Background:
Predicted 3D model of a 79-nucleotide RNA (transfer RNA) from a Candidatus Poribacteria bacterium. Rfam family: tRNA. By type it is a transfer RNA. It was read from a public genome assembly. Its mean pLDDT, the model's own confidence on a scale to 100, is 81.
[in-house]
């Protein structure tokens, strides 16, 4: 230098292929209440995500396109 994969709540993932009840889902964690003599478990509920960043296409973008940043892998070049 070239190619590929990944980036989504605090953590781990799904959703992306084929744009549309996405006002983004699930599990764990956190908080509140119930339950219990207490804790744990269980039950009910709540808070929490600029979907890496910027731009484009579109009526509509987490999803498609371009650029860019970061991480990983492979190839090439120099030594």
């Nucleotide at each position: 230098g070239g190619g590929c994969u990944c980036g989504u709540g605090g953590u781990g993932u799904a959703g992306c292929u084929u744009g549309g009840u996405c006002g983004a889902a699930c599990a764990c964690a956190u908080c509140u209440g119930c339950c219990u003599g207490u804790c744990a478990c269980g039950c009910a509920g709540a808070a929490g995500a600029u979907c890496g960043c910027g731009g484009g296409u579109u009526c509509a973008a987490a999803u498609c396109c371009c650029g860019u940043c970061g991480a990983g892998c492979c190839c090439g070049c120099c030594a």